[in-house]
Molecule: FMN riboswitch aptamer (RFN element)
Organism: Nocardioides sp. URHA0020
RNA sequence: UCGCGUGCUCUGGGGUCGGUGCAAUUCCGAGCCGGCGGUGACUGAUCGAGAGAUCAGAAGUCCGCGACCCGGUCACCGCCAGUGACCGGUUGACCAGGUGAGAACCCUGGACCGACGGUUAAAGUCCGGAUGGGAAGCGCACGCAG
Numbered sequence: 001u002c003g004c005g006u007g008c009u010c011u012g013g014g015g016u017c018g019g020u021g022c023a024a025u026u027c028c029g030a031g032c033c034g035g036c037g038g039u040g041a042c043u044g045a046u047c048g049a050g051a052g053a054u055c056a057g058a059a060g061u062c063c064g065c066g067a068c069c070c071g072g073u074c075a076c077c078g079c080c081a082g083u084g085a086c087c088g089g090u091u092g093a094c095c096a097g098g099u100g101a102g103a104a105c106c107c108u109g110g111a112c113c114g115a116c117g118g119u120u121a122a123a124g125u126c127c128g129g130a131u132g133g134g135a136a137g138c139g140c141a142c143g144c145a146g
Base pairs, nucleotide, nucleotide: 003144004143005142006141007140008139010137016030017029018028019027032124033114034113035065036064037063038062042057043056044055045054046053047052060112061111069089070088071087072086073085074084075083076082094110095109096108097107098106116128117127118126
C1' cells in the first nucleotide's frame, strides 16, 4: 500500500409572498429544498521545460443504497396482538437543442419527482411515530493474509 474480517463513530434539506374560502404553511399563482456511494469528456489548485502527474470539487430524474410499506420463517407467548432475529419483495422523476469521435453526467432551454399516519380542506416543506431505527458508504481502531 492493496485485499478480507470484526468493532465503534457518523449519516437530509426546505412553507416565503399573494389569491380563493367558514376553514388551507395541504388547493391555485410565483418562489423554496435536493441524503450516501459509483460513474463522469467538465472546473479549480499545486508540481513539471514539456509530455504529463497529484489533489479537490462536480447527476434530485443514469447505476447501486436508504428509512417507510408488504410477505415468509423462527424465538418469546395458551391464543390473538406485540416485540426481536433472519430471509425475500416493493420503492419517485428527463426530454429537446448544442458541442464532440463519443453525452445518462458538459453547455443552453423547457419539463418532471418526492414514504406512512394526522389535519376545520387534498402536505417534498406543518405535526407525529422519531431525543427512534438504519443500509450502502466515509472515517477510526483491531485482527488475518500476501